Overview
This is a predicted structure of a 77-nucleotide RNA (transfer RNA) from an Acidobacteriota bacterium. Rfam family: tRNA. Gene Ontology term of the family: triplet codon-amino acid adaptor activity. Rfam's curators write: Transfer RNA (tRNA) molecules are approximately 80 nucleotides in length.

RNA sequence: CGGGACGUAGCGCAGCCUGGUAGCGCACCGGUCUGGGGGACCGGUGGUCGCUGGUUCGAAUCCAGUCGUCCCGACCA
Numbered sequence: 001c002g003g004g005a006c007g008u009a010g011c012g013c014a015g016c017c018u019g020g021u022a023g024c025g026c027a028c029c030g031g032u033c034u035g036g037g038g039g040a041c042c043g044g045u046g047g048u049c050g051c052u053g054g055u056u057c058g059a060a061u062c063c064a065g066u067c068g069u070c071c072c073g074a075c076c077a
Base pairs, nucleotide, nucleotide: 001073002072003071004070005069006068007067010026011025012024013023020057028044029043030042031041032040033039050066051065052064053063054062
């Protein structure tokens, strides 16, 4: 320098291809059961979808740029 993968809730991930209410598990908060703990069950909080811009009635999703992590190649030695 070139190419590729990944980035979404505190953590791990799905959703992207094919644009149309942002989800799952764990964790956290509240409640019930229990003498307490643990556990089970019920309910709930939490997101500017890495960032910027564009397209569109509408973008996590499409397009361009850019940042970070990792991998491959090239170059140098």
The sequence is in RNAcentral, with records from ENA.
The coordinates come from a structure-prediction model, not an experiment, and the mean pLDDT is 83.